[in-house]
The RNA shown here (c-di-GMP-I-GGC riboswitch aptamer) has 79 nucleotides and comes from a Woeseiaceae bacterium. Its mean pLDDT, the model's own confidence on a scale to 100, is 86.

């Protein structure tokens, strides 16, 4: 720093379980680790879900732990 250690010092928390909200996708607390150098944060693109009785289309939600991409940050071994 466009780097990323069998490093220090933290940090975050998948399925899953109770609880609460929402038609729903999911949210939010508790629990609990699959994992995660940004697995902080931001729906701008893509893409996946969902809802509007079905199909297209179209609106209107939802996922940042599906890829871009914007920004913010700890530490400094190779490089």
């Nucleotide at each position: 720093c466009a780097c990323g250690a069998c490093a220090a010092a933290g940090g975050c928390a998948a399925a899953c379980c109770c609880g609460u909200u929402g038609c729903g996708a999911g949210g939010c607390g508790g629990g609990g680790a699959c994992g995660c150098a940004a697995a902080a944060c931001c729906a701008c693109c893509g893409g996946c879900c969902c809802u509007g009785u079905g199909c297209g289309a179209c609106a209107g939600g939802g996922c940042a732990g599906c890829g871009g991409g914007g920004c913010u940050u700890c530490c400094g071994a190779a490089g």